[in-house]
Context: one part of a larger RNA
Molecule: small-subunit ribosomal RNA, central domain
Organism: metagenome
RNA sequence: CUGGGCGUAAAGGGUGCGUAGGUGGCGGUGUAAGUCGGAUGUGAAAUCUCCGAGCUCAACUCGGAAAUGGCAUUGGAAACUGCUCUGCUCGAGGGUUGGAGGGGGGACUGGAAUGCUUGGUGUAGCAGUGAAAUGCGUAGAUAUCAAGCGGAACACCAGUGGCGAAGGCGAGUCCCUGGACAACUCCUGACACUGAGGCACGAAAGCUAGGGGAGCAAACAGGAUUAGAUACCCUGGUAGUCCUAGCCGUAAACGGUGCAUGUUUGCUGUAAAAGGAUUCGACCCCUUUUGUGGCGUAGCCAACGCGUUAAACAUGCCGCCUGGGAAGUACGGUCGCAAGAUUAAAACUC
Numbered sequence: 001c002u003g004g005g006c007g008u009a010a011a012g013g014g015u016g017c018g019u020a021g022g023u024g025g026c027g028g029u030g031u032a033a034g035u036c037g038g039a040u041g042u043g044a045a046a047u048c049u050c051c052g053a054g055c056u057c058a059a060c061u062c063g064g065a066a067a068u069g070g071c072a073u074u075g076g077a078a079a080c081u082g083c084u085c086u087g088c089u090c091g092a093g094g095g096u097u098g099g100a101g102g103g104g105g106g107a108c109u110g111g112a113a114u115g116c117u118u119g120g121u122g123u124a125g126c127a128g129u130g131a132a133a134u135g136c137g138u139a140g141a142u143a144u145c146a147a148g149c150g151g152a153a154c155a156c157c158a159g160u161g162g163c164g165a166a167g168g169c170g171a172g173u174c175c176c177u178g179g180a181c182a183a184c185u186c187c188u189g190a191c192a193c194u195g196a197g198g199c200a201c202g203a204a205a206g207c208u209a210g211g212g213g214a215g216c217a218a219a220c221a222g223g224a225u226u227a228g229a230u231a232c233c234c235u236g237g238u239a240g241u242c243c244u245a246g247c248c249g250u251a252a253a254c255g256g257u258g259c260a261u262g263u264u265u266g267c268u269g270u271a272a273a274a275g276g277a278u279u280c281g282a283c284c285c286c287u288u289u290u291g292u293g294g295c296g297u298a299g300c301c302a303a304c305g306c307g308u309u310a311a312a313c314a315u316g317c318c319g320c321c322u323g324g325g326a327a328g329u330a331c332g333g334u335c336g337c338a339a340g341a342u343u344a345a346a347a348c349u350c
Base pairs, nucleotide, nucleotide: 003322004321005320006319007304008303012318014201015200016199017198021194022193023192025088026087027086028085030083031082033081034080035077036076038074039073040072041071042070049065050064051063052062053061054060091191092188093187094186095184096183097182098181103177104176105175106174107173108172109171110154115149116148117147118146119145120144121143125136126135162169163168206247207246208245209244210243211242215241216240220236221235222234223233258317259316260315261314262313263312266295267294268293269292270291271290272289273288274287275286276285299306300305323350324349325348332343333342334341335340
């Protein structure tokens, strides 16, 4: 010496489920594969190393020892790992009871607002901007009243509040359905953790087919601005945005922080639950748990900062990084209707 790392320097897979594999709680029995030590055999000679000898020395040569990752056979040990049998309950799962929630899917319903249509009132402007113009309006607009149609989104409540694996989820009611949490400690008895491949889900945009189309609005057209203005501003406006079925599979898919388990001073806010105290009954109050925030001890960190929701201290498993550019590109493979996605170099150059 027998790598070091991944919040921001290169580096955590977008997320979950799970196959192989890796790893695995507390006792007892047996076994002896791993493990440990013994013996025997073998590990050719030369070379290398050490000691000594011979050529006048040295190189060189000779003798002896040592070394030889090890391998095989044999007879032992039984702590640990493995395997066998058996038991346990703290891990894990189940049961009963219970409350919380924009978790998911479907159906139905509602009000405000925008737009359009019809009718009434009413007359010359409206709209828009920094200022204007394009645009709309005497074929009666804007404004206002009434009725109707249609699509999309759900003000207030709303909260570093809730739920979900992530993407994400917000009007109301009903139906179907997933998960988490708490109390009881009733049941099973290690059934666990991670997870290469694989499978499933996966914003927006985009694609295919059929619907729908109010508002908004890439492209496009016009008006301005400007030296120009393929923009910012204005008037219009088509895909699209919405629904159904299928595809795509990517994002600053971010906490830029993989998952699981255990250990380690605290203070404070908030959501939900259980228990206690008190009360006529509650609230306030106290304790505990789960989640979500703020500040901070030790410790860590290059610093910023993190700090029981760790970036602390440890263990298990997976993914990934190894100077910048060329390049997440070329070629090939796989997938896709396509757009493209994924896997993924080198020459050359600094």